[in-house]
């Protein structure tokens, strides 16, 4: 530097259940694992969703982009 077939180490945690926050989308914590090589972080572009609807929100586990990083083998 680009890559993620195999192995190993470490990590995250969908649905669902409980508690709390929110008007809602949804979020936080606990349990739980469908999955994830950025499923770390950032609402910049598009999409989707919510509402007290034209402006204010949600979603980074919808896609793109930006940025940082673990392991492995290769050069």
């Nucleotide at each position: 530097a680009g890559a993620g077939u195999c192995a190993a180490a470490a990590c995250c945690a969908a649905a669902c259940c409980c508690u709390c926050c929110g008007g809602a989308a949804g979020g936080a914590g606990g349990g739980g694992a469908c999955g994830g090589a950025a499923a770390g972080c950032c609402a910049c572009g598009g999409g989707u969703c919510u509402g007290u609807u034209a402006c204010a929100g949600a979603u980074a586990g919808c896609c793109g982009g930006g940025u940082u990083g673990c392991c492995u083998a290769u050069g």